This is a predicted structure of a 178-nucleotide RNA (c-di-AMP riboswitch aptamer (ydaO/yuaA leader)) from a Thermoleophilaceae bacterium. It matches the Rfam family "c-di-AMP riboswitch aptamer (ydaO/yuaA leader)". For this family Rfam cites "New RNA motifs suggest an expanded scope for riboswitches in bacterial genetic control" (Barrick et al., Proc Natl Acad Sci U S A, 2004). The model forms 96% of the base pairs in the Rfam consensus. It was read from a public genome assembly, where an Rfam model found it.
Parts: sequence; structure tokens; C1' cells
RNA sequence: AAUUUGUGCCUGCCGAAUCCCUGGCGGCGUCCGCCGUAGCUGCCGGGGAGCGGGGGAACCGUUCGGAGGCCGUGAACCAGGUCUCCGAGGGGCGAAUCGACCGGAAUGCCCCGGUCGUAGCGCUGCUCUUCAGGCGCGAGCCCGUCAGCUAACCCCGUAGGCCCGAAAGAAGAGAGAG
Repeated sequence: AAUUUGUGCCUGCCGAAUCCCUGGCGGCGUCCGCCGUAGCUGCCGGGGAGCGGGGGAACCGUUCGGAGGCCGUGAACCAGGUCUCCGAGGGGCGAAUCGACCGGAAUGCCCCGGUCGUAGCGCUGCUCUUCAGGCGCGAGCCCGUCAGCUAACCCCGUAGGCCCGAAAGAAGAGAGAG
């Protein structure tokens, strides 16, 4: 110095949003001072890898609500299929939908605000599984009458934010760095 094994210590979270290289401008800048190399850092970019998303053939598929007719089964209804009329824009990212009630102007829907639930999602401190409990979220934005799926192909993003002794509990298996 390399390899292997064992033991102890260590590992924060949401999110695709991380890593590497590099250009311009500015700042800090080793040791007393100046310039400034290395290095660090702020802003604006460029490239690559990884990760995430959208568009886009064939085949396949063809929204929702209300009213009615027919088929079908049959004693009759329901379910199912099909047709007609009326009404309604639709879609994307995301867990973030749906419902009830109250209020706002002037009446129902729509719209805004609030409360309570809810589909769904996340956390419980490295990861996974199991067990037992606990806690939180349930937003926001965009396209602009247009997008089902989708090989080839094309395009875009890679931001932002949060905790400090907490039920950061237990068991088993495993990973990484020093």
C1' cells in the first nucleotide's frame, strides 16, 4: 500500500428537482501589507449523465347528466344493449378529489369565504418488511375550444420549502461512507 473478515460509531424530511464538467461578471481570498494563483461563493448562462413530465401512428377505444322509445327477460320491475331529444366545453402538472352545512349581492346552479367530513397522499430520523400506536396534508398553477391509448419521433423541467428531543417505538433482514 492493496484485499478480505469481524466489531463499534454514523445516515433528517417533502418533492422528478440530484451529480459532473464548463463560460461571463462580481465578491471573499492563505502569511504583516499590495497584486493575485489555488480555493470558496453570489448572479446570469452552456454541455453531459441520471431522474421526472408532456405531445405524438397503427390496433383497440368513444364523456357526463336529464327525459323518452325499442330490444331483451318476464306476471311485472331491475340489470344490460340500442336509438331519439335536451343540457354541459375540454385537458395538463400534482396526493390534493368529492360531499354536507353556513355566510356573501339579488333567487337555483355557477363564483367567493368559512366549518365539518372525504377519495387520496405523507411523516414517525439510512432502506425494506412486519407489529403496535401517534401526527399532518387534502393546496396551488397552467393550456385556451385542442390533446383517449400510442412504436418511431418531437418537446419541456431538474425549482422551492421545512424540523431540533420529538411515540425520532419494537422485531427481523439489508445498504452506504469514514